This is a predicted structure of a 327-nucleotide part of an RNA (large-subunit ribosomal RNA, domain IV) from a Tepidanaerobacteraceae bacterium. Model confidence (mean pLDDT): 88 of 100. It matches the Rfam family "Bacterial large subunit ribosomal RNA". Gene Ontology terms of the family: ribosome and structural constituent of ribosome. The full RNA is in RNAcentral, with records from ENA.
[in-house]
Context: one part of a larger RNA
RNA sequence: UCACGGUUAAGGAACUAGGCAAAAUAGUCCUGUAACUUCGGGAGAAAGGACGCCCGCAGCAAUGCGGGCCGCAGAGAAUAGAUUCUGGCGACUGUUUAACAAAAACACAUGGCUAUGCGAAUUCGAAAGAAGCUGUAUAUGGCCUGACACCUGCCCGGUGCUGGAAGGUUAAGAGGAGAUGUCAUCGCAAGAGAAGCAUUGAAUUGAAGCCCCAGUAAACGGCGGCCGUAACUAUAACGGUCCUAAGGUAGCGAAAUUCCUUGUCGGGUAAGUUCCGACCUGCACGAAUGGUGUAACGAUCAGAAUACUGUCUCGACCGUGAGCUCG
Numbered sequence: 001u002c003a004c005g006g007u008u009a010a011g012g013a014a015c016u017a018g019g020c021a022a023a024a025u026a027g028u029c030c031u032g033u034a035a036c037u038u039c040g041g042g043a044g045a046a047a048g049g050a051c052g053c054c055c056g057c058a059g060c061a062a063u064g065c066g067g068g069c070c071g072c073a074g075a076g077a078a079u080a081g082a083u084u085c086u087g088g089c090g091a092c093u094g095u096u097u098a099a100c101a102a103a104a105a106c107a108c109a110u111g112g113c114u115a116u117g118c119g120a121a122u123u124c125g126a127a128a129g130a131a132g133c134u135g136u137a138u139a140u141g142g143c144c145u146g147a148c149a150c151c152u153g154c155c156c157g158g159u160g161c162u163g164g165a166a167g168g169u170u171a172a173g174a175g176g177a178g179a180u181g182u183c184a185u186c187g188c189a190a191g192a193g194a195a196g197c198a199u200u201g202a203a204u205u206g207a208a209g210c211c212c213c214a215g216u217a218a219a220c221g222g223c224g225g226c227c228g229u230a231a232c233u234a235u236a237a238c239g240g241u242c243c244u245a246a247g248g249u250a251g252c253g254a255a256a257u258u259c260c261u262u263g264u265c266g267g268g269u270a271a272g273u274u275c276c277g278a279c280c281u282g283c284a285c286g287a288a289u290g291g292u293g294u295a296a297c298g299a300u301c302a303g304a305a306u307a308c309u310g311u312c313u314c315g316a317c318c319g320u321g322a323g324c325u326c327g
Stems, first nucleotide, its partner, number of pairs: 001322008010313002014311001019308001027051005036041001038147001052069007070074001082306007089298002094106002111144006122131003148293004153223003158220002160216005167211003173205002178200005185192002224242005251285001252282001263279005
């Protein structure tokens, strides 16, 4: 000097990103227990009290009642909740990155859409066959949401899906007009050229698909701009105009989302970039990519308080071990 264990005047979070770590609480019985609430909870809420030994009485006993004794201390050592308030997120119990992440991520019960009539859809396989299922739409598969309460607005123009079939386009195939090669034959030659065999091939016919017509957003997704206007000013219920498929409804809002920004006001502090309550100018919230609330729950995140303390002011000392110096 370091590690581990312990003690510490006065103060008590001034430490620090942050009470990290430590301290504190702790058992049993009795009293008592708030907001809120899904009436189950919250709750061991919180806050208090008692606890040893001896004798007597009652009792089968556990135990109760009365009297007394000792210590600083009676759950006499050890093991054995700290608590409260406010907010975010996720309803909850669960699951996860074996060995840097346990969470607000995943799952979940609930809700919805969609496919599937059974030799089901879906999946594995080359097939046989198998899972689905010795199940049968209150079933099984896929996708999304994520308890519960109140709700879930507008847009089908684009992309997708479903349905439609009049017309347009459209393959192989069918079809075979015509053309070419060869060649009997004709012709003095140039050339013409039947049948056959080959090569090629127009019209016509020809499905799905696409174009087209509808539907569908708890399908993928999307949900405007400019100008003017009220008897102070300001603002604009109101009007005009352009564009769009339609122009963001309810609710929430400087938010896990707000750049400007430590926005402004209020609260808490002596002092608060965090926190809580509001405002709305939402750079760039918004309704099952769910919106807003919410009791209970959380080794979750943020803020505050009580208790407590060597975290600190600011160090000191003791024990054990290591290290260092000398031998």